C1' cells in the first nucleotide's frame, strides 16, 4: 500500500426485514445481620467512535473518516 473484521452503559456482549436501545456482571439505595459477606427489592448510567446523506422514521441502507486487529505485499 491493498482485503476484510470490529468500534452500543464501567467491563462482556446481545439488537431479526428500518419503528420507544436492551441483558449479565459491576455502581448505588433499601431490607436482612452485632458487623461483613451472601442473598431479595428498587434506582441511576448511552451525542450507539467522528462527520454527511436517504427516509415520515437511521445501531441498523448509502458515502466519508478515525482508532483497533488479521491477512497480503
Nucleotide at each position: 500500500g491493498c482485503u476484510g473484521a470490529u468500534g452500543u452503559a464501567g467491563c462482556u456482549c446481545a439488537g431479526c426485514u428500518g419503528g420507544u436501545a436492551g441483558a449479565g456482571c459491576a455502581a448505588c439505595g433499601c431490607a436482612u445481620u452485632c458487623g461483613u459477606a451472601a442473598u431479595g427489592c428498587g434506582u441511576g448510567g448511552g451525542u450507539c467512535g467522528g462527520g454527511g446523506g436517504u427516509u415520515c422514521g437511521a445501531g441498523u441502507c448509502c458515502c466519508u473518516u478515525c482508532a483497533u486487529c488479521a491477512g497480503c505485499a

Overview
A computed fold for a 73-nucleotide RNA from Cohnella caldifontis, annotated as transfer RNA. Its mean pLDDT, the model's own confidence on a scale to 100, is 80. It matches the Rfam family "tRNA". By type it is a transfer RNA.